The prediction has a mean pLDDT of 80. Predicted 3D model of a 74-nucleotide RNA (transfer RNA) from an uncultured Lachnospiraceae bacterium. Rfam family: tRNA.
[in-house]
Formats: sequence, structure tokens, C1' cells
RNA sequence: GGCGGAUUAGUCUAAAUGGUUAGGACAGGAGACUCUCAAUCUCCAGAUGUCGGGUUCAAGCCCCGCAUCCGCUA
Repeated sequence: GGCGGAUUAGUCUAAAUGGUUAGGACAGGAGACUCUCAAUCUCCAGAUGUCGGGUUCAAGCCCCGCAUCCGCUA
């Protein structure tokens, strides 16, 4: 240099051929229980998706480019 893959909340992770409020776990906050703590149970908040464009009525999901990381190859 060429080719392929990954990039979703603080962390990890899911989402059939694009379709109705992007789901779950841990962590966080509140409450219950307890003499207290932990554990357990209930509830709450939190991601517009690496970034920038395009296609579409509609994109995490398709197309183009950029960045970072991983792999294969010359």
C1' cells in the first nucleotide's frame, strides 16, 4: 500500500430481509427489609448510535468518505 472486520449509555452486550417508545446485565439514585451494613426485593434516570455526508416516507441496520483499533496479504 491492498483486502476484510469492529466502533451502540460509566463498563459489557443485543436487536430477521431498513419500520412503530434502541432491549438486557453490572455500575448509579430512591425506597422496602435490617438495631446497622451487606445481601435480597421494588422503582427511577441514563445511549440519536466514531465523525461527516447520501439514499429512503423511514437507517444502528444500505451507499460514500474520515478516524481509531484488530486481522490477512504484498